[in-house]
Molecule: transfer RNA
Organism: Patescibacteria group bacterium
RNA sequence: GGGCCGGUAGCUUAGUUGGUAGAGCGUCGCUAUGGCAUAGCGAAGGUCAGGGGUUCGAAUCCCCUUCGGUCCACCA
Repeated sequence: GGGCCGGUAGCUUAGUUGGUAGAGCGUCGCUAUGGCAUAGCGAAGGUCAGGGGUUCGAAUCCCCUUCGGUCCACCA
């Protein structure tokens, strides 16, 4: 330098044909207990890596940039 895969909540991640962004764990609150553990119920938490484009509408399609993984090439 080139190819491929990936970046979504604090962490691990799902997201089908472009049409309301989800789950588990964690956090907070309530209830049960003398308290803890635990269980049940509820809540908060997302510029979907960044920018631009297409579209009535983009996490999703196109372009550029960036970060990580991997393979190849180059130098030695």